């Protein structure tokens, strides 16, 4: 350094629900709250799922899977 991920250590993120707000909707933002997460950091490139649309098409989801980029620690 790489692989790997421990009853290690320092940190981190924050599901559902509730309150307020935005949006046609999926869903998102803030507060609260913790189900969990070794990338639950970023990314909409591929797939899946969801919403809108008469169609063309547009939008959402990264805590659905894969790919890509970056990051803390150092046992076996």
């Nucleotide at each position: 350094g790489a692989u790997c991920g421990a009853u290690a250590a320092u940190a981190g993120c924050a599901a559902a629900g509730c309150c307020g707000g935005g949006g046609u909707a999926a869903c998102c933002c803030g507060g609260u709250g913790a189900c969990g997460c070794a990338a639950a950091a970023c990314c909409a490139c591929g797939g899946g799922u969801c919403c809108c649309u008469g169609u063309c098409g547009g939008g959402a989801u990264a805590g659905c899977c894969g790919a890509g980029u970056u990051g803390c620690c150092g046992a076996a």
The prediction has a mean pLDDT of 89.
The RNA shown here (c-di-GMP-I riboswitch aptamer) has 76 nucleotides and comes from Pelobacter sp. UBA6812.
It matches the Rfam family "c-di-GMP-I riboswitch aptamer". Rfam's curators write: GEMM was predicted in a large-scale screen for bacterial structured RNA regulatory elements.